[in-house]
Order: sequence, then C1' cells, then structure tokens
RNA sequence: GCGCGGUUAGCUCAGGAGUAGAGCACCUCGUUGACGUCGAGGGGGCCGGGGGUGCAAAGCCCUCACCGCGCA
Repeated sequence: GCGCGGUUAGCUCAGGAGUAGAGCACCUCGUUGACGUCGAGGGGGCCGGGGGUGCAAAGCCCUCACCGCGCA
C1' cells in the first nucleotide's frame, strides 16, 4: 500500500430499513440476625466521526479514524 471482518449500555454481544434489546454489572424493595442466593421493579446508549440516498437509517452508499486477520 491492497483486501476482508469488526466498532451498539460499565463489560460481553444480538438486531442488517419502521425509530434499540439480552446476559452480566449497578440502584431500590422484598426475603435474611447480617451478607450472599433468590424474587419483583428501576436507571443507563443522539448505535466510532462526517456526508449522502430515502417518507423513514444502528442496518444501504461514500469518506475518515481505530482494532483484528490475510496478501504484498
């Protein structure tokens, strides 16, 4: 330098046009003498940045950045 994959909640990851979810973690309540476990509820993400297409973009297109793999 070229190709491919990845970037979404604190962490690990789903979702591939109709307006964002799960598990774990965190907070509150119940249970316990207390902690943990368990049960119920709750908070938290302008989806890596910018631009485009479209009625509508996390998802499509372009570009940039970063991470990984391969080729040279």